Description:
The RNA shown here (Bacterial RNase P class A) has 419 nucleotides and comes from Qipengyuania intermedia. It matches the Rfam family "Bacterial RNase P class A". Rfam links the family to the GO terms ribonuclease P activity, dimeric ribonuclease P complex and tRNA processing. NCBI's taxonomy places the organism under Bacteria, Pseudomonadati, Pseudomonadota, Alphaproteobacteria, Qipengyuania.
[in-house]
RNA sequence: CCAGGGGGCCGGGCAGCCGCGGGUGCUUGCAUCCGAGGAAAGUCCGGGCUCCACGAAACGAGGGUGGCGGGUAACGCCCGCCGCGGGCAACCGUAGGGAAAGUGCCGCAGAGAGUAGACCGCCGAUGGCUUCUUCGGAAGAUCAGGCAAGGCUGAAAGGGUGCGGUAAGAGCGCACCGGGGUUCUGGUAACAGCGCCCGCAUGGCAAACCCCACCCGGAGCAAGGCCGAAUAGGGGUGGCGCGCUCUCGCAAGAGGGCCGGGGUGUUUCGCCCCGAGUGUAACAGCUGCGACCGCCCGGGUUGGCUGCUUGAGCCGCGGAGCGAUCCGCGGCCCAGACGAAUGGCUGCCGCCGCGGAUACGGUCCGGUUUCGGAUACCGUCUGCGGAGACAGAACCCGGCUUACAGGCCCCCUGGCAAU
Numbered sequence: 001c002c003a004g005g006g007g008g009c010c011g012g013g014c015a016g017c018c019g020c021g022g023g024u025g026c027u028u029g030c031a032u033c034c035g036a037g038g039a040a041a042g043u044c045c046g047g048g049c050u051c052c053a054c055g056a057a058a059c060g061a062g063g064g065u066g067g068c069g070g071g072u073a074a075c076g077c078c079c080g081c082c083g084c085g086g087g088c089a090a091c092c093g094u095a096g097g098g099a100a101a102g103u104g105c106c107g108c109a110g111a112g113a114g115u116a117g118a119c120c121g122c123c124g125a126u127g128g129c130u131u132c133u134u135c136g137g138a139a140g141a142u143c144a145g146g147c148a149a150g151g152c153u154g155a156a157a158g159g160g161u162g163c164g165g166u167a168a169g170a171g172c173g174c175a176c177c178g179g180g181g182u183u184c185u186g187g188u189a190a191c192a193g194c195g196c197c198c199g200c201a202u203g204g205c206a207a208a209c210c211c212c213a214c215c216c217g218g219a220g221c222a223a224g225g226c227c228g229a230a231u232a233g234g235g236g237u238g239g240c241g242c243g244c245u246c247u248c249g250c251a252a253g254a255g256g257g258c259c260g261g262g263g264u265g266u267u268u269c270g271c272c273c274c275g276a277g278u279g280u281a282a283c284a285g286c287u288g289c290g291a292c293c294g295c296c297c298g299g300g301u302u303g304g305c306u307g308c309u310u311g312a313g314c315c316g317c318g319g320a321g322c323g324a325u326c327c328g329c330g331g332c333c334c335a336g337a338c339g340a341a342u343g344g345c346u347g348c349c350g351c352c353g354c355g356g357a358u359a360c361g362g363u364c365c366g367g368u369u370u371c372g373g374a375u376a377c378c379g380u381c382u383g384c385g386g387a388g389a390c391a392g393a394a395c396c397c398g399g400c401u402u403a404c405a406g407g408c409c410c411c412c413u414g415g416c417a418a419u
Stems, first nucleotide, its partner, number of pairs: 001415010012349007020035007037390001041401002044399005049220004054270006062216005067081005082096001083094004097211002102209002104205003119151002121147003126144002129140004159177006178200001179198004184193003224306004234297006240290003243258006259275005276287003313332008351386007360379003363374004
């Protein structure tokens, strides 16, 4: 100097005048203090908080996560490590348990894609055919038969390279690599390494259904609470049910037991709630009621206050830790709106863009104390313009993901050159 990787920060400042929202003070119209983000976004996760579900246990349905260890209130997040993949590397990615529990898929091409396969091919030892024969055999082509080593196709062809062996071949045998198992060693562990054993093998896909391990109530500030106001404590209808008995009481009625029903997806246990008259020989019929489960038609309120900002908060210092983070001490209060506030003007500085000037410095060329020249670039001076990235809290936090003009800083990797 070039290329790349990882991390952090800023993304305007100061002053004046006028204007907004909130807090505090009081002399009630003045003073004073505070006033959007790193993502406020997406609504994807996890919680705090509020309300609902009658509770406990077991099971089921549904959903989530998926190497090991740690952090955290918790998480699907973060940190460290391991394995695998990419990259020369720094680093990046990882949906990373199970394919021998089962089901399913691997199109087209190709002979053949899971208990696979013979198109092009190789052999043809043994048996057959033909020719020759010194009758021992030899040669030839290939039939039967043998092969899957070579080639083709494909994302993938059932381990790879080499040697031996064979008629030709094949883990058929051997060496190494790969794979599986295992003693020992290191490590908390995932896992890694040396050795030994095994010819040899379990094709791939689970981000396919599934199996395994662990975890999980629902809804959400438009939650909820209070005040005010208004209406119709509205009307109709269906399902299910309205059983037995004891005590007190003149009666009306009250209390209890059993049984039945209901309150949760199912079961068990507990708790809570509901269970009439008339009429009949007895049913039926008529009237009425109820815990609960529905269906249809309607009425009122869309007001105010609160929830509402002190919080798993921020900053500084020290300590522990590789780190995420934790501990201790000290300091600070940092928007709470409700059709929804933070805006307008001016000046200066800073930033960006387009010019101009100069040669003062850097820089380049020549010369080598001192010097001279050049002006493309940077600094310097000056004129004009711009204010431009993504973008605006709404109960609050911890994350992830997405978006981002321009600029600054730190660390690391590779290459080139010089010293």